[in-house]
Predicted 3D model of a 79-nucleotide RNA (c-di-GMP-I-GGC riboswitch aptamer) from Desulfonema magnum. The sequence was found by an Rfam model in a public genome assembly.
RNA sequence: UCAGAUAAAGCUAAACCUGUCGUGAGGCAGGGGCGGAAAACUGCGGGUCUUUUUUAAUGAGACAGCCGGGUUGCCUGAA
Repeated sequence: UCAGAUAAAGCUAAACCUGUCGUGAGGCAGGGGCGGAAAACUGCGGGUCUUUUUUAAUGAGACAGCCGGGUUGCCUGAA
């Protein structure tokens, strides 16, 4: 530099269940294990969702396991 995913060494943890926090989207913890090679970090662009509002605009938020961008990085093989 290129390629890869059988989990090798290790890591993470969907749905669902329980507890808890939040108006809510959702967060956290435990169980669970569908999956993952960035399913690590980052709301920067798009997107989806919640909330305030009569509605819209606007505002305030949620999602990084929706798609891109940015930052960092483990293992194996090859050159």
Its mean pLDDT, the model's own confidence on a scale to 100, is 76.